[in-house]
Context: one part of a larger RNA
This record gives sequence, C1' cells and structure tokens, in this order.
RNA sequence: UGACGGGGGCCCGCACAAGCAGCGGAGUAUGUGGUUUAAUUCGAAGCAACGCGAAGAACCUUACCAGGUCUCGACAUCCGAUGCAUAGUGCAGAGAUGCAUGAAGUCCUUCGGGACAUCGAGACAGGUGGUGCAUGGUUGUUGUCAGCUCGUGUCGUGAGAUGUUGGGUUAAGUCCCGCAACGAGCGCAACCCCUGUUGCCAGUUACCAGCACGUGAAGGUGGGGACUCUGGCGAGACUGCCCAGAUCAACUGGGAGGAAGGUGGGGACGACGUCAAAUCAUCAUGCCCCUUAUGACCUGGGCUACACACGUACUACAAUGGACAUAAACAGAGGGAAGCAAUACAGUGAUGUGGAGCAAACCCCUAAAAAUGUUCUCAGUUCAGAUUGCAGGCUGCAACCCGCAAGUAUGAAGAUGGAAUUGCUAGUAAUCGCAGAUCAGCAUGCUGCGGUGAAUACGUUCCCGGGCCUUGCACU
Repeated sequence: UGACGGGGGCCCGCACAAGCAGCGGAGUAUGUGGUUUAAUUCGAAGCAACGCGAAGAACCUUACCAGGUCUCGACAUCCGAUGCAUAGUGCAGAGAUGCAUGAAGUCCUUCGGGACAUCGAGACAGGUGGUGCAUGGUUGUUGUCAGCUCGUGUCGUGAGAUGUUGGGUUAAGUCCCGCAACGAGCGCAACCCCUGUUGCCAGUUACCAGCACGUGAAGGUGGGGACUCUGGCGAGACUGCCCAGAUCAACUGGGAGGAAGGUGGGGACGACGUCAAAUCAUCAUGCCCCUUAUGACCUGGGCUACACACGUACUACAAUGGACAUAAACAGAGGGAAGCAAUACAGUGAUGUGGAGCAAACCCCUAAAAAUGUUCUCAGUUCAGAUUGCAGGCUGCAACCCGCAAGUAUGAAGAUGGAAUUGCUAGUAAUCGCAGAUCAGCAUGCUGCGGUGAAUACGUUCCCGGGCCUUGCACU
C1' cells in the first nucleotide's frame, strides 16, 4: 500500500420490510447426478454448471459401440504414365463395395498444355486424440457497480502519500465550495436506435370527410389529399419560468404551462482489474501423441437405458370455474416460391381433393382470454387429464428400438403442498393467445409480439451483496 475483522460511521440495491404470484407435495416434459450398458460420445460444476453448448439425436447429424471394409487414403498440393472419365443397366451383398455390360464419345487452348478421371511412387494428407495450467480470439462474472489511473509540482531517507481526502449534493469521482496542489486520460452522462406529441413534404398496395356511381354486403368504382396510417426532414424538455429552502453555490421541495418534467420510458453501449473462471469440440494455434490407425467408408445399434436424487418448466387440483351455443367481436410483430395457400367439396376429426391469389402495406398464414345466453351445484365431480387398447391421418428411402397430431374407449396421481426458497415497483407482476429461427417431420424450450391488467413500499433495526471514510492487525 492492500486484503481481512462475528470493529465503527455514512450511503445504495426487489437486499430486507409492505404486497402479488410462485417453487418445494402430484402427473408429465426437459437437463444433470448416480446406476446400468457393447456404447449409453464430449464439454459445462456455488452464486456465474444443470430447457446450458444443442436455433430442434428415427437415417444423416455423430464425435460413441458392434460387425463388415480401405490404406497416398473421404479432402489439398507436387511428380510420372495413360486417355478416358462419367451417366445408365444386370448380378452378388446389410450396405460400403465387387464383377459384368455399356449409349454417347467431352470442355478450354497461345497447340506447349490445361480441366477432368484412372493407375503408380513418395513427399505428405488426416485426427471432435492430449494439454484452456503453453496460447490467440471469443465469452461469463464482479457490474451499468462508480470507480481506475497519469503528467508536472509538493511532502517523505524510502515503500509511498497528495491530487481522488474534507463540507454539501447527485443515479453517478454528477456538480458546487474549500484545500499543496494544478491539469489530464479511461469510465459516468451525452452523441446512436425504438417509443410517447406535433409541423412540413409525399400519397400506393394504405385511408374515405365531402361529391358522384354502385351493391345482397363492401373504398367495390370515378375521384379526393381532409382524416387514419406509412416514412423522410424538422420542432419539442433546457431546472427554461414562478415560489420556498440552501453558503445570493451546486442542488432540493412545490407549482404553472405542456403530449411528455427534472435521466420521460425502453434498448444498444460494460473502465483498470478479479476468478491460472469457461472454451484446443466454432475457429486459429505451440508442444506432445496416432499413421494398414487414435485416420477413412458402410450397415445396425447407442446418445431416448432406470431402483433412485436434484434443478428448470408445463398441466392441474376447480364455480373469479368446466361444458355448449351465438355474434366471421377486437391485435401487434413476423414469415411465405422445392413456399404461404383462400373460396368450394369430402371426412366426427387429424387431413384429403382441388387450386383463386401472392416474390406481397396488394394474396395467404391469422388470435385467445373478453362479451352475451344456457347448463353443471361443491362431488375425486360434466374437475383433472396421466396411462393403455382399437381403428384411421401426416412427414419421410424408412416411424420396431425412437416422431407428431386426430377419433373413440379407458380415466391414474392430484383436495393448494413440511423445513426451506424464487421473481416482480407499472403498462410492471399476473393472465391470454400469436409469430419466428432451427426444421422433411417433431417445441411444455428459446427469441420476439401484442390483448386484459393489479396490489404494495411505514421505513433502513435486521439478512445478503456493493461503494466511500476511518480503526485494529498473528497476512502481503
């Protein structure tokens, strides 16, 4: 100087408190441990591993296992020889592959050759093999916490100190005042994006007030440029104004006007460092190791096992509910050509037939909770839906291991959950559905989107974490 203290002081944070909804009990989904296995590939491990890498394991993926195969090799460059290669067909085989047959007879050219393919030799290829404690790059975390430093000067023998401490204030080392300091840098804030108000410009695929046409209905048509909306450029918020307090300071409290008020709301943005944190399996890479195998190909299996334990979710246990019916009730954000698919028809349904329209503000995917009415009357029920049988559907070479959804029958546990524990302060929690990526198919996961829409915060004694000052010190 730091680190630490069951030392002190000050301050902050959904940290506690005040509330709301959960988790922990049940069933299922999913990840992990363990066990099992020929293999159950590998990694991730308190917070910060465990719906994590994986935005999607039937084959492929795939790295694992068994068996069958190859050895200049599945892939790259160099050399020599040949000119064919290649498509197709038949047979054998689980296939890789092997054997046979074989139409056509290639492309570029500076005529040297090259592309391409086969054969041969070796240099070499190849490795998801090891080491993240040899590394780059990337990432998590502390933490969007307010800190971390430097130059010159001054002080100290020196390590170092000062500045950065003090008095106020702030979300903030934010700003003000003071001060042996004066300045500066990286951070903070602002500049960027979305959203909330409005002006101008521009109107198609969006819109329709007035005028006209028109319909079973309809911006359907002429037309319009008002409105909504779209999207480009602007305006707007700055403690600017008023009152009070404060050191006539920074600032704080209240008010006016305003769509918005003191950072308006949200996002992107992550200082010096810490954890030998994570990743050699994204990629790159040193060293080590394998080289007829630790490389490569194929078929099948496995990653989906199951006494059990844990995490994260979904669905419920019901009446603020379940069921049925009605009215095409009302979104936003996205996606669509090997695609999205309407009207119609068939089917109880999954779905099928068919295919208008649409490379889309044009066409399609496309809402649910809510509302209105009827019924059920507190039951393991008209709650709940696990499990299983049967008969059908879809994707795909292929649903046995091991996919999804539909119909019918079956109808398990479950009566609001012990100790303990999580999230959230407003368009938030809770609740309702929709879309997208991945993707042939497969979503209770993830990432977004809108609909409905609360309660509570006295306060900082306590728990947890953090910042500043100070003190002790067996550590540095």
About this RNA:
Predicted 3D model of a 476-nucleotide part of an RNA (small-subunit ribosomal RNA, 3' major domain) from an uncultured bacterium. The coordinates come from a structure-prediction model, not an experiment, and the mean pLDDT is 83. The full RNA is in RNAcentral, with records from ENA, Greengenes and SILVA. Its Rfam family is "Bacterial small subunit ribosomal RNA". Its family is annotated with ribosome and structural constituent of ribosome in the Gene Ontology.